The RNA shown here (SAM riboswitch aptamer (S box leader)) has 104 nucleotides and comes from Clostridium luticellarii.
The organism belongs to Clostridium, within Bacteria.
[in-house]
RNA sequence: UCCUUAUCAAGAGAAACUGAGGGACUGGCCCUUUGAAGUUUCAGCAACCACAUGUAUAUGUGAUGGUGCUAAAUCCAGCAGAACGUUGUUCUGAAAGAUGAGGA
Numbered sequence: 001u002c003c004u005u006a007u008c009a010a011g012a013g014a015a016a017c018u019g020a021g022g023g024a025c026u027g028g029c030c031c032u033u034u035g036a037a038g039u040u041u042c043a044g045c046a047a048c049c050a051c052a053u054g055u056a057u058a059u060g061u062g063a064u065g066g067u068g069c070u071a072a073a074u075c076c077a078g079c080a081g082a083a084c085g086u087u088g089u090u091c092u093g094a095a096a097g098a099u100g101a102g103g104a
Base pairs, nucleotide, nucleotide: 001104002103003102004101005100006099007098008097013042014041015040016039017038021031022030023029025078026077027076028075043070044069045068048066049065050064051062052061053060074096079093080092081091082090083089084088
């Protein structure tokens, strides 16, 4: 980098250094010198994998290790379809993306 698969409306931030961007892309709309992004430390959330444990085959508990995450639904939309009905609202599915696990 690519493939397969599961999940994505819940949850959880402080400090130090530093100093202008960030929210994947495009459009919108937001966040940000009352400090963006990044690095470090500490803390937290969650429970995908490993592990432990109970029950007894489907799920529960723990949170030790490996990841992940800690503004807004993946912030909303993007493509296709449906309903209403008059150029928008709602819904469904896909695509794209993120993360885990497995594989090439």
Of the family's consensus pairs, 97% are formed in the model. Model confidence (mean pLDDT): 84 of 100.